[in-house]
Context: one part of a larger RNA
RNA sequence: CUGGGCGUAAAGGGUACGCAGGCGGUCAUGUAAGUCAGAUGUGAAAUCCUAAGGCUUAACCUUAGUAAGCAUUUGAAACUGCGUGGCUUGAGUUAAGGAGAGGAAAGUGGAAUUCCUGGUGUAGCGGUGAAAUGCGUAGAUAUCAGGAGGAAUACCAGUGGCGAAGGCGACUUUCUGGCCUUAAACUGACGCUGAGGUACGAAAGCGUGGGGAGCAAACAGGAUUAGAUACCCUGGUAGUCCACGCUGUAAACGAUGAGUGCUAGGUGUCGGGUGUCAAAGCUCGGUGCCGCAGUAAACACAUUAAGCACUCCGCCUGGGGAGUACGUUCGCAAGAAUGAAACUC
Numbered sequence: 001c002u003g004g005g006c007g008u009a010a011a012g013g014g015u016a017c018g019c020a021g022g023c024g025g026u027c028a029u030g031u032a033a034g035u036c037a038g039a040u041g042u043g044a045a046a047u048c049c050u051a052a053g054g055c056u057u058a059a060c061c062u063u064a065g066u067a068a069g070c071a072u073u074u075g076a077a078a079c080u081g082c083g084u085g086g087c088u089u090g091a092g093u094u095a096a097g098g099a100g101a102g103g104a105a106a107g108u109g110g111a112a113u114u115c116c117u118g119g120u121g122u123a124g125c126g127g128u129g130a131a132a133u134g135c136g137u138a139g140a141u142a143u144c145a146g147g148a149g150g151a152a153u154a155c156c157a158g159u160g161g162c163g164a165a166g167g168c169g170a171c172u173u174u175c176u177g178g179c180c181u182u183a184a185a186c187u188g189a190c191g192c193u194g195a196g197g198u199a200c201g202a203a204a205g206c207g208u209g210g211g212g213a214g215c216a217a218a219c220a221g222g223a224u225u226a227g228a229u230a231c232c233c234u235g236g237u238a239g240u241c242c243a244c245g246c247u248g249u250a251a252a253c254g255a256u257g258a259g260u261g262c263u264a265g266g267u268g269u270c271g272g273g274u275g276u277c278a279a280a281g282c283u284c285g286g287u288g289c290c291g292c293a294g295u296a297a298a299c300a301c302a303u304u305a306a307g308c309a310c311u312c313c314g315c316c317u318g319g320g321g322a323g324u325a326c327g328u329u330c331g332c333a334a335g336a337a338u339g340a341a342a343c344u345c
Base pairs, nucleotide, nucleotide: 003317004316005315006314007299008298012313014200015199016198017197021193022192023191025087026086027085028084029083030082031081033080034079035076036075037074038073039072040071041070042069049065050064051063052062053061054060090190091187092186093185094183095182096181097180098179102176103175104174105173106172107171108170109153114148115147116146117145118144119143120142124135125134161168162167205246206245207244208243209242210241214240215239219235220234221233222232257312258311259310260309261308262307265290266289267288268287269286270285271284272283273282274281294301295300318345319344320343327338328337329336330335
């Protein structure tokens, strides 16, 4: 390389949209580019291969035969392509309903922590395994009233819901995306995937300007200890929050790419439809558990597949060296992306 693979052994891109490309439902008809068949030419000789023969054999020699491919030409028309005309089941539109922490902006509420002011009140409070640092007679802790400010939204809450993923949880209003069901009126293959590309992308981090209650890297002190640059305690700054811009990474995980079809069931649950007096039941779409066939090295998966198939993309090819070096691109930086080799086992 031919291959074989990618849940856990190496391997699914963090996610989506989408240009090119690849692939593509059903019927009729035309064409003949691919495809298939025939003919002709070419395919030098030697060599190789096959079969005979000649030197006693072999090497060696002689004779005969074979080939894709290419070109021209004559046909075939199932399949693919291309052209034309249809179809409705794929896809979309429409109409009527429905659920939802989907997104953005503005506003509002209550509980709690902290701080401030005032009242009551007096010697402790706090903290721990035990203590101490710390706070407190300049009146703390506790308790009552009032005020300020920031952040988060108890209960409801649920292997519940929504979103492509990241993620989303008080309430109200405005704007807005997607999804599900029913009907089957309309379009008539308009589809799937998707190298590059573009957009989104937790936390931490960065820039500018705000904000700062609680928490809390760094830091300081107290303990513990042989030591303790920790675990525990008292403090505490970045940060956490907001606006705008950057970064572009995660065990970004279901460690499982997307799409379509097919292959026993049982039982919860969420949202519809149907059914009924109410149910049971039936059905569509999610989300869980168990389980047959089948798969699997096993664990396990099993109509939400890791089963049976097809289409397209990404990726892997012994461990270390190494996600390093060098170069390039991007970034304010931190760094990210791409990504070796020597050597060694």
Predicted 3D model of a 345-nucleotide part of an RNA (small-subunit ribosomal RNA, central domain) from an uncultured bacterium. RNAcentral holds the full RNA, with entries from SILVA. Its Rfam family is "Bacterial small subunit ribosomal RNA". Model confidence (mean pLDDT): 87 of 100.